Predicted 3D model of a 105-nucleotide RNA (SAM riboswitch aptamer (S box leader)) from an Anaerolineae bacterium. The coordinates come from a structure-prediction model, not an experiment, and the mean pLDDT is 84.

RNA sequence: GCAUCAUCCAGAGCGCGUGAGAGACCGGCUCGAUGAACGCGCGGCAACCCCCGGAGCGCCGGGAAGGUGCCAAAUCCGGCAGAGUCAUCACUCUGGCAGAUGAGC
Repeated sequence: GCAUCAUCCAGAGCGCGUGAGAGACCGGCUCGAUGAACGCGCGGCAACCCCCGGAGCGCCGGGAAGGUGCCAAAUCCGGCAGAGUCAUCACUCUGGCAGAUGAGC
């Protein structure tokens, strides 16, 4: 880079450096000088790859040394389409788009 497959309502943070932004985009809302983002150190979560065992493949049980990932809020919520509830404001559900991560190419 492709957009092929799987997953995305669970879980897990401290210290130091630095110093104003961050949550992809847009809107909302939120986080942030009681320190954002980033870097480093240490710690942790999870179990995609991986390892072990079982079973006629896709499954089940276990593991965590290694490769990634992750550690505010559901991917923070919505964005497009459809359905439903409601007197209104508004709300709910289903699917999709976009995105993220892994695996694959």
It matches the Rfam family "SAM riboswitch aptamer (S box leader)". Rfam links the family to the GO term regulation of gene expression. About the family: The SAM riboswitch is found upstream of a number of genes which code for proteins involved in methionine or cysteine biosynthesis in Gram-positive bacteria. Lineage of the source: Bacteria > Bacillati > Chloroflexota > Anaerolineae. Of the family's consensus pairs, 97% are formed in the model.